Molecule: small-subunit ribosomal RNA
Organism: uncultured bacterium
RNA sequence: AGAGUUUGAUCCUGGCUCAGGACGAACGCUGGCGGCGCGCCUAACACAUGCAAGUCGAGCGGAGACAUGUUGACGGAAGGCUUCGGCUGGAAGAUGAUAUGUUUUAGCGGCGGACGGGUGAGUAACGCGUGAGCAACCUUUCCUUCACAGGGGGAUAAGAUACCGAAAGGUGUUCUAAUACCGCAUGAGACCACAGAGCCACAUGGCACAGGGGUCAAAGGAGGAAUCCGGUGAAGGGUGGGCUCGCGUCCGAUUAGAUAGUUGGUGGGGUAACGGCCUACCAAGUCGACGAUUGGUAGCCGGACUGAGAGGUUGAACGGCCACAUUGGGACUGAGAUACGGCCCAGACUCCUACGGGAGGCAGCAGUGGGGGAUAUUGCACAAUGAAGGAAACUCUGAUGCAGCGAUGCCGCGUGAGGGAAGAAGGUUUUCGGAUUGUAAACCUCUGUGGAGCGGGACGAUAAUGACGGUACCGCUCAAGGAAGCCACGGCUAACUACGUGCCAGCAGCCGCGGUAAUACGUAGGUGGCGAGCGUUGUCCGGAAUUACUGGGUGUAAAGGGAGUGUAGGCGGGAAUGCAAGUCAGAAGUGAAAACUAUGGGCUCAACCCAUAGCCUGCUUUUGAAACUGUAUUUCUUGAGUGAAGCAGAGGCAAGCGGAAUUCCUAGUGUAGCGGUGAAAUGCGUAGAUAUUAGGAGGAACACCAGUGGCGAAGGCGGCUUGCUGGACGACAACUGACGCUGAGGCGCGGAAGCGUGGGGAGCAAACAGGAUUAGAUACCCUGGUAGUCCGCGCUGUAAACGAUGAAUACUAGGUGUGGGAGGACUGACCCCUUCCGUGCCGCAGUUAACACAAUAAGUAUUCCACCUGGGGAGUACGACCGCAAGGUUGAAACUCAAAGGAAUUGACGGGGGCCCGCACAAGCGGUGGAUUAUGUGGUUUAAUUCGAAGCAACGCGAAGAACCUUACCAGGGUUUGACAUCCUGCUAACGAAGUAGAGAUACAUCAGGUGCCCUUCGGGGAAAGCAGAGACAGGUGGUGCAUGGUUGUCGUCAGCUCGUGUCGUGAGAUGUUGGGUUAAGUCCCGCAACGAGCGCAACCCUUGCCUUUAGUUGCCAUCAUUAAGUUGGGCACUCUAGAGGGACUGCCAGGGAUAACCUGGAGGAAGGUGGGGAUGACGUCGAAUCAUCAUGCCCCUUAUGCUUAGGGCUACACACGUGCUACAAUGGGUGGUACAGAGGGCAGCGAAGUCGUGAGGCCAGGCUAAUCCCUUAAAGCCAUUCUCAGUUCGGAUUGUAGGCUGAAACUCGCCUACAUGAAGCUGGAGUUACUAGUAAUCGCAGAUCAGAAUGCUGCGGUGAAUGCGUUCCCGGGUCUUGCACUCACCGCCCGUCA
Repeated sequence: AGAGUUUGAUCCUGGCUCAGGACGAACGCUGGCGGCGCGCCUAACACAUGCAAGUCGAGCGGAGACAUGUUGACGGAAGGCUUCGGCUGGAAGAUGAUAUGUUUUAGCGGCGGACGGGUGAGUAACGCGUGAGCAACCUUUCCUUCACAGGGGGAUAAGAUACCGAAAGGUGUUCUAAUACCGCAUGAGACCACAGAGCCACAUGGCACAGGGGUCAAAGGAGGAAUCCGGUGAAGGGUGGGCUCGCGUCCGAUUAGAUAGUUGGUGGGGUAACGGCCUACCAAGUCGACGAUUGGUAGCCGGACUGAGAGGUUGAACGGCCACAUUGGGACUGAGAUACGGCCCAGACUCCUACGGGAGGCAGCAGUGGGGGAUAUUGCACAAUGAAGGAAACUCUGAUGCAGCGAUGCCGCGUGAGGGAAGAAGGUUUUCGGAUUGUAAACCUCUGUGGAGCGGGACGAUAAUGACGGUACCGCUCAAGGAAGCCACGGCUAACUACGUGCCAGCAGCCGCGGUAAUACGUAGGUGGCGAGCGUUGUCCGGAAUUACUGGGUGUAAAGGGAGUGUAGGCGGGAAUGCAAGUCAGAAGUGAAAACUAUGGGCUCAACCCAUAGCCUGCUUUUGAAACUGUAUUUCUUGAGUGAAGCAGAGGCAAGCGGAAUUCCUAGUGUAGCGGUGAAAUGCGUAGAUAUUAGGAGGAACACCAGUGGCGAAGGCGGCUUGCUGGACGACAACUGACGCUGAGGCGCGGAAGCGUGGGGAGCAAACAGGAUUAGAUACCCUGGUAGUCCGCGCUGUAAACGAUGAAUACUAGGUGUGGGAGGACUGACCCCUUCCGUGCCGCAGUUAACACAAUAAGUAUUCCACCUGGGGAGUACGACCGCAAGGUUGAAACUCAAAGGAAUUGACGGGGGCCCGCACAAGCGGUGGAUUAUGUGGUUUAAUUCGAAGCAACGCGAAGAACCUUACCAGGGUUUGACAUCCUGCUAACGAAGUAGAGAUACAUCAGGUGCCCUUCGGGGAAAGCAGAGACAGGUGGUGCAUGGUUGUCGUCAGCUCGUGUCGUGAGAUGUUGGGUUAAGUCCCGCAACGAGCGCAACCCUUGCCUUUAGUUGCCAUCAUUAAGUUGGGCACUCUAGAGGGACUGCCAGGGAUAACCUGGAGGAAGGUGGGGAUGACGUCGAAUCAUCAUGCCCCUUAUGCUUAGGGCUACACACGUGCUACAAUGGGUGGUACAGAGGGCAGCGAAGUCGUGAGGCCAGGCUAAUCCCUUAAAGCCAUUCUCAGUUCGGAUUGUAGGCUGAAACUCGCCUACAUGAAGCUGGAGUUACUAGUAAUCGCAGAUCAGAAUGCUGCGGUGAAUGCGUUCCCGGGUCUUGCACUCACCGCCCGUCA
């Protein structure tokens, strides 16, 4: 930093999409470790359980426990004495009372529960941010200072007791204390009113001083003591708050008016304090297009993400502020609350209940249910840092510090390192050679981050106290061991092959892949990217200059309002002076911390953390400057306006007048039609039309002049005259002195159609009727015809209201018309020169995507307004406003597409144009379409009727020839390394007659005959051939002609198709190749930003037409001889044959043309303008034809889709079509006689003569491998004769009989002959076709294929016409131009309805 996507291609406009970054994320696959962060975005849904705010006994009275002392009544041990009966002794123990000490604490009391913690529902607000203000305020605790604490009083919890209630709890009586409560005293001081006087200020005011008067205080506790902690009043400070103000703070105008305590004042009340905060009265204000009010959405900010920036989006975590605590309301206490874990009331919900009543509030930490795509432990500790209380010890603290869970994010590390080619095996692929995976592995040598084991062991706390934690970290030992995936690989976008699939399955962010060879689907191998992650989804920014401040546009792509006037607003000429709002500069305050940037430092690094600096682009205050903007004053005239005198005009309004024409009425003349159309009909007319003459009526419009002429803001304005009236223009320079420009709303104007009302109505004419046209014709055409068109008044308010171009000002080459004016020059109205205003064309620079615009800008600049932001939905819906209505103005969304579009380019196309050509039409001639028949095709049938060809360009086509074969088809019979090829092994020479079964293939049995070539050490080996066997393989007329080669058809023998260099164009492309002529021709000439060249055209080739020459057999015969005969001798002159040459080139003449090319005519010539014919087919088009000529990729079959065999079929037959033959007859048929070709073919052949047969043909057989012989008598023709217009002496189909030929074989299914039979058919509808001269027509001959089998095909000659005015039309083609929404190219595209 860009890329893909609209097109056949191009440039542009324009949308869509992608590559980047980010996340409180989620999902899929995968998952080794550590550090630091983060973790209900949804239901401000409901919550079980535990904990989260207590503390002080040094405020108080009690109650309890323990210890000690004293003491009361019990109790009686050890010991002592003993007469053994007891006595003495009094300990332990238990139990009272009291005192002291220690300790616990329900209650009273104090402080704290207003902090800390959570959440973002509400809030568009002084809520937040920022900066000010309070002379209008409060502040517990804390600090400093001053002063004080005297003496009294009455209660009340707890306790006791009597009750009520299920409980929660409550009531009565009675006792008691205080740092609890209440009077009194004192008053430094504070406050209040009075009155005095000073200073200051910012409006009300503030501060200080002195006077007398009034009001107001207090509490004690600890201690051995010093003393300490408290108490009261006051002042100052600090901290924390309260209130006010400037500025900023989302979307909607389809929300335009809102507001009654509302705005202000006065009195009063209330508050810590100002204030309509509240109240009474008075006034009627206040806010709003600079967006009030209203609706929707939303906590705000520091910051975060992104971005080059400006911006855009966002407000998790951390920090500041606000709001809330189940929902709503309320106050109390207090320094502070209208109070998350306080109270009261009401609502909903949950729980308890004895039914009478009660209890509760996780948006604290955990946790549960629910919701959701989705978010953690009912953990440890107060060790640290903080909070509360306390004198303190200390207590409390789900704040906090830690741990747990989660790849949720960022950062770091690892999963080994070095060596290692037999380039292993395996995988993949392959042209089978190899390539690749790949130094990758194995293997060898090492290392220990991490892991495991053992041991030591912190900082955090400089005395004690450690939850974290035996953690971090360190040492030793062990072994490469347990640790790699995910996505992609058609383009964008780095990375390619194989197989499978076959528009199926699927992919896809966009374009788009997939219909049998998919780098796009699925799998595999390989490769690329990232890596403990990788992809997907979602959201935001970017790219997107696609909302454009930076930084866009509006003639045709989306977009200039229909046009004016003018309000607010915005902008505004020259000079001078003042001010200082904007502006610029300096200084000060503030802009919290964190974040960000830089530097340095600390965790091994990094993330992270710490420090310092910068930054925080802002706001405020203040000092200065005065150029510019602003403002105030003065002044100027050039912008603008006024004036006096001119001038052009369909400018507007009103009234009057005029002639031509249409129609109607009256009267006359006159008679059968008129009218209308492509052609007609409806219509009018004998009741007299049309036509014509005269008179009259009425309405509407104004020919010629008339002009890219004039006027007007636009719409628009056209006979003449008059009146009223608006504007422009030029010249003068007297006056005003910036008075100007634009203009959201507003207001007036605004074609046609339409609406209301009243007139008018000749013509025209929606609707309507009739007639035509048509498949239909609710149309176009015709005949009628009503609204309407006209006028007055009123409404509507829109048009392709267009120059598709808003208004104004200034500047920027020219040329040429035209309308109006002025000046100069001139004798001069003219012409000419200069100039102003208007209106056109051409054109430079410049602009533009191009087209084009170009002083009348779409150029260069400035000001203001309007409008645009992909196509469709849609100028639609809803709402509002306007309208009598019709409708207009304003004006969306859902959904859907990847385009829609502009300009230009190449083609193709046009029932567009110009030019030209062609048997294209026309002019002719003959056919076809009707009949019979042949043949091909379709269809049908069939076991099969094998397959292909399908408009021209398939259909007598492949097929130059299906009885078998061919043959590919069908029903059967067989066969499986095969009918054919190569390789291997073994054996054997090969070959081969006859037999049996069978339809044959084949099978069986047996062998008559026959023994080859090369080498040899004679044992044998080899080549070739045959047989047998195994597998590789053969084979396929199976598929795909849309995978192909080759070949062919067609446009078209049409004149075209291209290239190099140059030039033009942003480019596709153009030019050349267009133009003027000319040609059969892009043939040639001339011109030209083109100059050349190539493939085509032409020529070169073959043939034919004339001549010469060479040669003279098989050809020929003039002369000589000869014969039946060029038969023979002879000859090569002629004909002919086949070689080589010549000849024709617009060369010559005349005219035309441009002095050209060339054309027309002529001469000469066998031939004249390419002499005739053939071969020859440019770039390309038709995915044209052919896989069945051949070749070939891929797929398919492999005891069959191969091979073989006999039979059948390809020959079917209601029918339809194509191509031919024969005819329908007298230009003919029959019979007889008679003449003249060319080109071919021939040995498995042509076959003469002779002979037999009516004939097809048979027999025999000379000759010929061919200028020698044969096919081979050419026919039409000519000469005679007959038939006489008939279904015939035409026509020959069909059928019968008898024959012939080929062939193993003519049944299915051949050809020919003779005799007999004698069908349709009397010239063919609509339509359609060939042909321009040796052509059409007509006549026969030959050949290929072939055993046989042409009416077909390919050739050959004979006879031998007619017509062509011409290019309007049909078809096809060429070229130029034009239009185009086509480019698969008009057999296109596309609209509507229905399914």